[in-house]
RNA sequence: GCUGGCGUGGCUCAAUGGUAGAGCAGCUGAUUUGUAAUCAGCAGGUUGGGGGUUCGAUUCCCUCCACCAGCU
Numbered sequence: 001g002c003u004g005g006c007g008u009g010g011c012u013c014a015a016u017g018g019u020a021g022a023g024c025a026g027c028u029g030a031u032u033u034g035u036a037a038u039c040a041g042c043a044g045g046u047u048g049g050g051g052g053u054u055c056g057a058u059u060c061c062c063u064c065c066a067c068c069a070g071c072u
Base pairs, nucleotide, nucleotide: 001071002070003069004068005067007065010024011023012022013021018055026042027041028040029039030038048064049063050062051061052060
């Protein structure tokens, strides 16, 4: 340099054009002599940056950035 993949809560991952969810972690409460476990609830995302298409974009297109793999 070329090709392909990938980027979404603190972490691991869903969501193939129509209000962004789950598990774990965190906080509060219940239970317990206390802790763990269990149960109930709460909070936490400008979906890597920018632009475009569309009535509407996590999703489609372009570009940049970061990471991974292959080729040279």
A computed fold for a 72-nucleotide RNA from a Clostridiales bacterium, annotated as transfer RNA. Rfam family: tRNA. Rfam's curators write: Transfer RNA (tRNA) molecules are approximately 80 nucleotides in length. The coordinates come from a structure-prediction model, not an experiment, and the mean pLDDT is 81. The sequence was found in a public genome assembly.